RNA sequence: CGCCGUGGACAUACAGCCGCCGCAAGCCUCACGGCUUGGGGAGGAAAGUCCGGACACGAUUGGACACAGUGGUGGCUAACGGCCACCCGUGCGCGUGGGCGCGCAUGCGGGACAGUGCAACAGAAAGCAAACCGCCGAACGGCGCCUUCGGGCGUGCGUGGUAAGGGUGAAACGGUGCGGUAAGAGCGCACCGCCUGACCGGUGACGGCCAGGGCAUGGCAAACCCCACUGCGUGCAAGCGCAAGCAGUCUCGGUCGACGGUUUCCGUCGACGCCCGUGUCCACGGGUAUCGGGGCGGGUCGCGUGCUGGAGCCAGUCGGCAACGACUGGCCUAGAUAAAUGGCUGUACGCGGCUUUGCCGCUGACAGAAUCCGGCUUACCGUCCGUGUCGCCCA
Numbered sequence: 001c002g003c004c005g006u007g008g009a010c011a012u013a014c015a016g017c018c019g020c021c022g023c024a025a026g027c028c029u030c031a032c033g034g035c036u037u038g039g040g041g042a043g044g045a046a047a048g049u050c051c052g053g054a055c056a057c058g059a060u061u062g063g064a065c066a067c068a069g070u071g072g073u074g075g076c077u078a079a080c081g082g083c084c085a086c087c088c089g090u091g092c093g094c095g096u097g098g099g100c101g102c103g104c105a106u107g108c109g110g111g112a113c114a115g116u117g118c119a120a121c122a123g124a125a126a127g128c129a130a131a132c133c134g135c136c137g138a139a140c141g142g143c144g145c146c147u148u149c150g151g152g153c154g155u156g157c158g159u160g161g162u163a164a165g166g167g168u169g170a171a172a173c174g175g176u177g178c179g180g181u182a183a184g185a186g187c188g189c190a191c192c193g194c195c196u197g198a199c200c201g202g203u204g205a206c207g208g209c210c211a212g213g214g215c216a217u218g219g220c221a222a223a224c225c226c227c228a229c230u231g232c233g234u235g236c237a238a239g240c241g242c243a244a245g246c247a248g249u250c251u252c253g254g255u256c257g258a259c260g261g262u263u264u265c266c267g268u269c270g271a272c273g274c275c276c277g278u279g280u281c282c283a284c285g286g287g288u289a290u291c292g293g294g295g296c297g298g299g300u301c302g303c304g305u306g307c308u309g310g311a312g313c314c315a316g317u318c319g320g321c322a323a324c325g326a327c328u329g330g331c332c333u334a335g336a337u338a339a340a341u342g343g344c345u346g347u348a349c350g351c352g353g354c355u356u357u358g359c360c361g362c363u364g365a366c367a368g369a370a371u372c373c374g375g376c377u378u379a380c381c382g383u384c385c386g387u388g389u390c391g392c393c394c395a
Base pairs, nucleotide, nucleotide: 001391002390004388005387006386007385008384009383010382012348013347014346015345016344017343018342020041021040023038024037025036026035027034028033043366047377048376050375051374052373053372054371055235056234057233058232061283062282063281064280065279067231068230069229070228071227072086073085074084075083076082087109088107089106090105091104092103093102094101095100110226111225115224116223117220118219132166133165134162135161136160139159140158141157142155143154144153145152146151174192175191176190177189178188179187193215194213195212196211197210199208200207201206239305240304241303242302248296249295250294251293252292253291254272255271256270257269258268259267260266261265273288274287275286276285277284312331313330314329315328316327317326318325319324349364350362351361352360353359354358
């Protein structure tokens, strides 16, 4: 310097004139309202509505099941499916004789010995097996030849042995090598691999090293499933208040016992029944006729509040690998309601060109708050600040 990644900041700034919204102070008006001054006024995603909450209401609570979500370990956080660090697997690049190491990216990363299921076709065979082409004269028989008549040689033809070689396939019941065998096979051995255990390191996932061992315990759970953890519902059109207005009606819902009283009856308590708190059940609690469940119908689309001081922002110090936390100091930065935050001019910034400390031209993307906050995802013109691997050049 270049290619490829990766993290962050900005998202126009200033001035003048006119215009809009809200707040504060002052003045004027009977009131409605008006005037002056000052400060403020749409984002990093305001989008998506995918997660988690704050807050509010449903009077309140515990457990089990169903259903749904998450899934390596540890930490951060109000919480999360988020963030940070680490571990393991896989891939890429570089270095190394190799082993391995470093960097980057990535994984729907718990369990396949609880059970069920799936794997077309091909293939002998796809979960406890199996022999298509093959290999085998050690065992028994047959056949051929030779024979010193004891047998010998050949032959894979039959019985049989075999899974090393080849083939099929995404995948074939550990890999490489040596020995052994009739030929083979963990049959035995060495080194890997796998399993078990001790010791060491680590908070842990896990790693290192040593010893022993059957030498086997295929894949898919982003298949059903199992395990662990989490989960009440509805939502600012929540809710609260004021004003105004109307029209109610039908239907369903108890029994038993005890006590007391003014003894046709009423009241209290208890049990059971019914309704509610919950998708179902149990417990618990509340109500049970001035109460509650259900159906049909009428009125209210008004005003105020909620409404912005927060799990808030900025700076510094300390702790921590980091996410982040603590302390100190400072700041207050939209609150609209059919919806304000704008228009013009100039300068600067940005981009391009040129006759280059200047001139000319162009241009600023994606996009617009509506209760608020923490994340994720998606869209995006251009500039700046870092950082990693690799390649090239120079010193």
A computed fold for a 395-nucleotide RNA from a Planctomycetota bacterium, annotated as Bacterial RNase P class A. Rfam family: Bacterial RNase P class A. Its family is annotated with dimeric ribonuclease P complex, tRNA processing and ribonuclease P activity in the Gene Ontology. Rfam classes the family as a ribozyme. The prediction has a mean pLDDT of 76. Of the family's consensus pairs, 99% are formed in the model.